[in-house]
Annotation: The prediction has a mean pLDDT of 81. A computed fold for an 86-nucleotide RNA from an Acidobacteriota bacterium, annotated as transfer RNA. Rfam family: tRNA. Rfam classes the family as a transfer RNA. The source organism's lineage runs through Bacteria, Pseudomonadati and Acidobacteriota. The sequence was found in a public genome assembly.
RNA sequence: GCGGGUGUGGCGAAAUGGUAACCGCAUCUGACUCAAAAUCAGACGGGGGCAACCCCUUGCCGGUUCGAGUCCGGCCACCCGCACCA
Repeated sequence: GCGGGUGUGGCGAAAUGGUAACCGCAUCUGACUCAAAAUCAGACGGGGGCAACCCCUUGCCGGUUCGAGUCCGGCCACCCGCACCA
């Protein structure tokens, strides 16, 4: 350089044009316990708000579309294969 694959919360991941983060792990709070473990309940992407709620986020920048994590283009990072040089 050429071809292919991957990129989403703290982690594994789901959704594959129609409310992003289902579900699980971890974490936090509470119940239970003398205490802990286990178990059960609630919370759990980021920011704001006393709250009701509001805003933003799928590697980055654009495009298509009423609507994009998903489709298209460019770029970046990582992985695999091939080629070239030494």